Description:
The prediction has a mean pLDDT of 84. This is a predicted structure of a 1518-nucleotide RNA (small-subunit ribosomal RNA) from a metagenome. The sequence is in RNAcentral, with records from SILVA. It matches the Rfam family "Bacterial small subunit ribosomal RNA". Rfam links the family to the GO terms structural constituent of ribosome and ribosome.
């Protein structure tokens, strides 16, 4: 550091993901070893059981027993135990250690201060004291009560328990003086006289006395206590500034409340509590209320800045089964204490009683999840004691568990045959792999064995020394003596490669590729996506890749995310400027001078605990770890110092803002009035059969007189023309004239104020059009509504009618696509060029032109900005201030609550769930019931013809054992250029299995021929003949063919055309389609190719940031036309000769035949045109402007046809899906389509006559002549490997002549019957002709569709290919031969350009809504629960103050009374959940139903607000 996802593709905006780090975790899979860490995050659920706080005999009184030993009358007594033990009284302690985070938004935490508003046992220091008396108790004892816990009575005792009394410096309390200091509250200092208030003693040691020799009393020294009072140190309490979560969908809150006064409480200020007394505090800088939360050093994460978190260690705090209470105490309102209530447990004799592990373990539970009911007080600490010690789940250490960090290990070297296997493969190899084995080492960790630490020490004790007048007191030295873990660290020996490797991932991001199996299945997935038969994505299985005792998954937090942006984003079209204005606080604010030091910017001082992080050093082998010193801690307090800028304060100024004068411009706004035009009504005249009205119509109107028309008349609403990207106003918005009121800006010119100015949350006001309310108005106009239309349907679009509105007053509403989608100001920053409104200069006799300001309005543009598009002095462009908005799409501008509203409804505004995009802007195609220019038999215009009949033939469907497959404009007389067997791929049956065919082995025969039996036939099953080639060492081998065995393998018209090649069609013989290189864009891309002509053509010409090229157009090839030359048989015949005939001689000029040339180039000539290109027209020419025809198919589409032509990957089938045989089918037939023949007839038929053609075929072939047969056809055999013979002639239509006479016919020829010919092994399923008989539809075809522009269409007829045989197809030939084209408005299809696009699978797109199913999450919802908590009012436990109270009575105990007072009880409000028939919508769901609303002029232009209406998208007014 950045990556992947929106797109046909770009750029951006913008959200989702991922790579990284961490972790008290957990799950999965596997797990050698050490060290040092951590280890209930969930039920502040419950807790069996064992320990976690005692301790002092050197304060006190009192004192057991067991065992043992002595005595003993056997009842017991004594000693020792032992002043032991347990117990009480007093002392300290028990507020500390330890645990937990429930609750708490607080002076609870941090931080700096303050306390002159105060406490402080134990401990230090310095001072002074410890005199004297008195009375009780508990423990003991008797006696009752009780299950028990416990307890009453009476009795006796001791103190370092208690009480009095003395003394009492200071201190303290009141009253003076006084000096200092002060923040005026006070504080401190000296100094008068005055009140009240102290104590306790043990313990040795020495000295003296006394006396009942063991006490007791006295001095004196020392210890440990005790009392006052001081100063310290620790600790601790109050108070203050600052400082750190979320909601405004919580805006008011609050009556001890705010403050005074006095008082009472405390260690102590203070409503802390209480009388009075004012009325007042807090709050938008967020109070009040709700949600959440122990707070911090630090901890993870980041470059930081920040974010997230408060495990462990360390500070505070808060809490100890809930709740309230206060006692003791130096300290408590107390975790292992009291009392009360209250839940739970538990005992109970039923009467009462016990009890809190958020201590260490440990148990249930709950949970995805957290150890061992361990060892010691050896060490570090506490508590008690003069000490010994005694206590201590604080701690010290073991156990446990990869939970996490460090570390070491599973071995090293060497070893190619690159073993074996394994996978792979193109079959050659390749990989695994130096990897294994093999050989030579080594000894870490394990395992056995020895050895063996440091953690200990200033304690006690004993000795020595030294200090003392002297010692037990103090000091120093020595000796002894204490280890839980633990025989452990660690060390030396054995031992022997032996006992130690896994897990995720390999489609991109992201580092690793293959092969099988599966078949949108099973599956995967963190995003994008993979699976629907060749999956590098699912599973496995080789190979890799990354980490490693671990690996991966899930979870959670930071980053990345500049994606909330202080650093460091944005609002014209992406999400995003409030419609607009005015204005309170607030922010921000010209010049100069001063003053001040708040900001700020320097010093210098405290403080910022330790730990930790970071640097250096040093302990453990090393690392983790730990130990030391330092640095830093950006902070905050107190101080000196600066004085440009801010800020305050004081003065001055004048250009910012404002006022005066004076001028004009204006649909500015309100209010009165007036005027014509036109619409509609009413009269009344004229006048007749319509009028209106639309794409066409109809409903309406009208002979009861419309419509037109003339006059008069009434009433409403709106103001042509002027009119103008022209004007005015903050926006909405404002248009006849005329009056009155009125607000704004502009200009000029000089004065006056002197910063008065911007901007503006909240707040106020205005605010189209619809819409409501109350009254008016109603001419026209027109949601609703009725009718006629179109329509499948029309709740719409058109049309006829029409009500609310629409007007006018008054009052709501407050919203628009309210838009320039651009807030407001205020400064700078090239020009050019309209206009609107005001000056000013030249000039002029004047007005114009010119030239220059200021203030609007526009239009191009530089620079610069911008993702482009576009902005550009009216900035989206520099840069300052203020203010509102935005953080993916949807769900929604909804829903709840809340505020306004008559109501419609506004405003304010989430979540659950759901997707991996929504989106902007450009670019390229592709489409448009978009626009322009062109072309084509595309329409027109003419000619024929299909659609209807008959038959034929192809196809669908239907049948079938099969009727084999295949083909959608561009499949259907197609593939089939020819299915009776055969084809053949199908269906039925019988057969074969290395096969009908190919290669390779081995036997063994030559090939071969001849024939039998059986069957349908293949085939089986026999028999006979019969040996050849080439080489030989004569054994034999070899080639080739034939049986036979067995593998190997052949075969498959089986699938997949959506795995291919090949070939082929369509767009379309359309005029396209690209490249280099430039240039131009951030980029897809553009240019070039667009543009003005022109053409059949991207043809050519001129322009031109393009300039060249290229594959397509043309030409070049075939053919036909028109000529030359060569060349004349089989071909031709002028001339000449002959004949029956070019039949022969003869001749090649002529036809002609086949080779090679030539001609045509817009070359010439006019006119048009840009001097161009080209058109038009003439000339000459056989031909004239590509001269007809063919071949010739650009880049590309369409997963377009074909695996059944052939080829070929994979899959599939292997006695069958191969092969072989008969027999059938493919020929079926209620139907429906395409394509074609003959026809429907007189431009015919019939019958005779008589002419003229081209291409081409022919040896298993094409047949002549002659003969037979009505024919078909048969016999017959000459010629011919063909310009010769033959098909073949008679070409037919044509013309010539007859006949038919308009009819189902002398039309037409289906059908059907007999009888026949040909070809085949074989015509029955299923052929072709032939000839007699019969003689069907059918009378020119409906909607609708084809083809054709000239030798064409039409007609006619010949050949050929396939083919044994079978064409009405197919191709090919030739004869006869027209009409038409005005012209491009339409229908189709196409090319260019240009416009929109929400398409890109690209219009066969896309894509709204209702409804119908299912899943989700959610609102309302009669109600029901459950929590939380205000008020009020009942009752009121401990308890602490008050107050009162006896018996002799003065205190107490105790008892009453009040006040507060917890839990309960009642009522009533509010807030948050859960469940709720119903019910609203709203998401999601590969193929439901209805429509077509959007997206192209989306077929009615959409789209905002309103309003009505509608099965729905939606319609319809404004």
């Nucleotide at each position: 550091a950045g990556a992947g996802u929106u797109u046909g593709a770009u750029c951006c905006u913008g959200g989702c993901u991922c790579a990284g780090a961490a972790c008290g975790a957990a799950c999965g899979c596997u797990g050698g070893c050490g060290g040092c860490g951590c280890g209930c995050c969930u039920a502040a659920c419950a807790c069996a059981u064992g320990c976690a706080a005692g301790u002092c005999g050197a304060g006190c009184g009192a004192g057991a027993a067991c065992a043992g030993g002595a005595c003993u009358u056997c009842g017991g007594u004594c000693c020792u135990c032992a002043g032991u033990a347990a117990a009480g009284c007093g002392g300290c302690g028990c507020a500390c250690g330890g645990g937990u985070g429930a609750g708490u938004a607080a002076c609870a935490c941090g931080u700096g201060g303050g306390u002159a508003a105060u406490c402080u046992g134990c401990c230090c220091g310095a001072c002074g004291g410890u005199u004297g008396a008195g009375g009780a108790u508990a423990a003991c004892g008797u006696u009752c009560c009780g299950a028990a816990a416990g307890g009453a009575a009476c009795g006796c005792u001791a103190a370092u328990a208690c009480u009095c009394a003395a003394u009492a410096a200071g201190a303290c309390c009141a009253c003076g003086g006084u000096c200092u200091c002060u923040g005026c509250g006070g504080a401190g200092g000296c100094u008068g006289a005055g009140g009240g208030a102290a104590a306790a003693g043990g313990g040795g040691g020495u000295u003296g006395g006394u006396c009942u020799u063991g006490g007791c009393c006295a001095g004196c020294a020392c210890u440990c206590g005790c009392c006052g009072a001081u100063g310290g140190a620790c600790g601790a309490g109050c108070c203050c500034g600052c400082g750190g979560c979320c909601c405004a969908u919580u805006a008011g809150g609050u009556a001890g409340u705010u403050g005074g006064u006095g008082a009472g409480g405390u260690a102590a200020u203070g409503g802390c509590u209480c009388a009075c007394c004012a009325a007042g505090c807090c709050u938008u800088c967020g109070a009040u209320g709700g949600g959440u939360a122990g707070c911090u050093g630090g901890u993870c994460u980041g470059a930081g800045a920040g974010g997230a978190u408060g495990a462990u260690c360390a500070g505070c705090c808060a809490c100890a089964c809930u709740g309230g209470a206060a006692c003791u105490g130096a300290g408590a309102c107390a975790c292992g204490g009291u009392c009360c209530a209250g839940a739970c447990u538990c005992c109970u004799a039923c009467g009462g009683g016990a009890g809190g592990c958020a201590g260490c373990a440990g148990u249930g539970g709950g949970g995805a999840a957290u150890u061992u009911u361990g060892c010691g007080c050896a060490a570090u600490g506490g508590g008690c004691g003069a000490a010994a010690g005694c206590c201590u789940g604080a701690c010290g250490c073991a156990g446990c568990g990869a939970c996490g960090c460090c570390g070491c290990g599973u071995g090293g070297g060497u070893g190619a045959c690159g073993a074996a296997g394994g996978c792979c493969u193109u079959c050659g190899g390749g990989u695994u792999g130096u990897a294994a084995a093999g050989c030579c080492c080594u000894g870490u960790c394990g395992g056995g064995g020895g050895g063996a630490a440091a953690g200990a020490a200033u304690a006690a004790g004993c000795g020595g020394g030294g200090g003392u007048a002297a010692c037990u007191c103090c000091c120093u030295c020595g000796c002894c003596u204490u280890g839980a873990c633990g025989g452990u660290a660690c060390c030396c020996c054995c031992u022997a490669a032996g006992g130690a490797a896994g897990c995720a991932c390999u489609g991109g991001c992201u580092a690793a590729c293959u092969c099988c199996g599966u078949g949108c299945c099973a599956g995967c997935a963190g995003c994008c996506g993979c699976g629907g038969u060749a999956a590098u994505a699912c599973g496995g299985g080789g190979a890799g890749u990354g980490c490693a005792a671990g690996c991966g998954u899930u979870g959670u937090u930071c980053g990345g995310a500049a994606u909330c942006a202080u650093u460091g984003g944005g609002c014209g079209u992406a999400a995003a400027g409030c419609g607009a204005g005015c204005g309170c606080a607030g922010g921000u604010g010209g010049u100069c001078u001063u003053g001040u030091a708040a900001g700020u910017c320097u010093g210098a001082a405290g403080u910022g605990a330790a730990a930790g992080c970071c640097c250096u050093c040093g302990g453990c082998c090393u690392a983790a770890c730990c130990g030391a010193g330092g640095a830093a801690g950006u902070g905050c307090u107190u101080u000196g110092g600066a004085u440009a800028c801010u800020g305050c304060g004081a003065g001055a100024c004048u250009u910012g803002a404002a006022u005066c004068u004076c001028g004009g411009a204006g649909g500015g706004g309100c209010g009165g009035g007036u005027a014509g035009a036109a619409u509609u009504c009413c009269c009344a005249g004229u006048g007749u059969a319509g009028a209106g009205g639309u794409g066409a119509a109809a409903u309406u109107c009208g002979u009861a007189g419309a419509u037109a028309u003339u006059g008069g008349g009434a009433g409403g609403a709106a103001u042509a023309c002027c009119a103008g990207u022209g004007g005015c106003g903050a926006a909405g918005g404002c248009g006849g004239c005329c009056c009155g009121c009125u607000g704004g800006a502009c200009g000029a010119u000089g004065a006056u104020u002197g910063a008065c100015a911007c901007u503006g949350a909240g707040g106020c006001u205005c605010g189209a059009a619809a819409g409501c309310g109350u009254g008016g108005g109603g001419a026209g106009c027109a949601a609703a509504c009725a009718g006629g239309a179109u329509u499948a349907g029309a709740u719409a679009c058109c049309c006829u009618g029409g009500u609310a509105g629409u007007c006018c007053a008054c009052g709501c509403c407050g919203u628009a696509a309210a838009c320039g989608a651009u807030g407001g100001g205020u400064a700078c920053u090239a020009g050019c060029u309209g206009u609107c409104g005001u000056g000013g200069g030249u000039a002029u006799c004047g007005a114009c032109c010119c030239c220059u300001g200021c203030g609007g309005u526009g239009g191009c543009a530089a620079a610069g900005c911008u993702a482009a598009c576009g902005c550009u002095c009216u900035a989206a462009g520099u840069a300052c201030c203020c203010c509102g908005c935005c953080u993916g799409g949807g769900a929604a501008g909804u829903a709840c609550g809340g505020c306004c509203g008559c109501a419609a409804g506004g405003c304010u505004a989430a979540a659950a769930c759901u997707c991996a995009a929504a989106g902007g802007a450009a670019u390229u195609g592709a489409c448009g019931g978009g626009g322009g220019c062109c072309c084509g038999c595309a329409c027109a215009a003419g000619c024929g013809a299909u659609g209807g009949a008959g038959c034929a033939u192809g196809u669908g469907g239907u049948u079938u054992a099969a009727u084999u497959c295949g083909a959608u404009c561009a499949a259907c007389g197609c593939g089939c250029a020819g299915a009776a067997c055969c084809u053949u791929a199908c269906c039925u049956g019988g057969g074969c299995u290395u096969g009908a065919c190919a290669u390779g082995u081995g036997a063994a025969g030559a090939a071969c021929c001849c024939u039998g039996g059986u069957g349908a036939a293949a085939g089986c099953c026999g028999g006979g003949g019969g040996u050849g080639c080439c080489c030989u060492u004569c054994g034999g081998g070899g080639a080739g063919c034939u049986u036979c065995a067995a593998c190997a393998c052949a075969g498959g018209u089986g699938c997949u055309g959506c795995a291919u090649g090949g070939c082929u069609g369509u767009c379309g013989u359309c005029a396209g389609c690209u490249c280099g290189u430039g240039u131009c864009g951030u980029g897809a891309g553009a240019u070039g190719u667009u543009g003005g002509g022109u053409u059949a053509a991207g043809u050519c010409c001129c322009g031109c940031a393009a300039c060249g090229a290229g594959c397509g157009c043309a030409a070049c090839c075939c053919u036909c036309g028109u000529u030359c030359u060569u060349a004349g048989u089989u071909g031709c015949c002028a001339u000449c000769a002959u004949u029956a005939a070019g039949u022969u001689g003869g001749g090649c000029a002529c036809u002609c035949u086949a080779a090679g040339g030539a001609u045509a180039c817009u070359g010439c000539c006019g006119u048009a045109g840009u001097u161009a290109a080209u058109a038009c027209g003439g000339a000459g020419g056989a031909a004239g402007g590509u001269g007809g025809g063919g071949a010739u198919g650009a880049c590309g589409u369409c997963a377009a046809g074909u695996c059944c032509u052939c080829a070929u990957g994979g899959c599939c089938c292997u006695u069958a899906u191969g092969u072989c045989c008969a027999g059938g089918g493919c020929u079926a037939c209620a139907c429906a389509c395409g394509u074609g023949c003959u026809a429907c007839a007189a431009u015919g038929g019939u019958c005779g006559g008589u002419a003229c053609a081209a291409u081409g075929c022919g040896u298993u072939g094409c047949c002549a002549a002659c003969u037979c047969g009505c024919g078909a056809g048969a016999g017959g055999g000459a010629g011919c490997u063909a310009a010769u013979c033959g098909c073949a002639a008679a070409a037919a239509a044509a013309c010539c002549g007859a006949c038919c006479c308009c009819a189902g016919u002398u039309c037409a020829g289906a059908u059907u019957g007999g009888a026949g010919u040909c070809u085949g092994c074989a015509a029955c399923u299923c052929g072709a002709c032939u000839c007699c008989a019969u003689g069907a539809a059918g009378g020119u075809g409906g909607a609708a569709u084809c083809g054709c522009u000239a030798g064409u269409a039409a007609u006619c007829g010949g050949a050929g290919a396939u083919c044994a045989g079978a064409a009405c197809g197919c191709u090919c030939c030739g004869g006869u031969g027209a009409a038409u084209a005005c012209g491009u408005u339409c229908c189709c299809g196409g090319g260019c350009c240009u416009c929109g696009u929400a398409c890109a699978c690209a219009c066969c797109g896309c894509c709204c809504g209702u409804c119908a199913c299912a899943c989700c999450a959610u609102g309302g919802g009669a109600g029901u629960u459950g929590u939380u908590u205000g008020c009020a009012c009942c009752a009121g436990a401990a308890g602490u103050c008050a107050c009162c109270g006896a018996a002799c009575u003065a205190c107490a105990u105790c008892g009453g009374u009040g006040c507060c007072g917890a839990a309960g009880g009642u009522g009533u409000g509010a807030g948050c959940g859960g469940c709720g028939a119903c019910u609203g919508g709203g998401g999601u769901g590969a193929a439901g139903u209805c429509g077509u609303a959007a997206c192209a002029a989306g077929g009615u232009a959409g789209c905002c607000g309103u309003a009505g209406g509608g099965g729905a998208a939606c319609c319809u007014g404004c």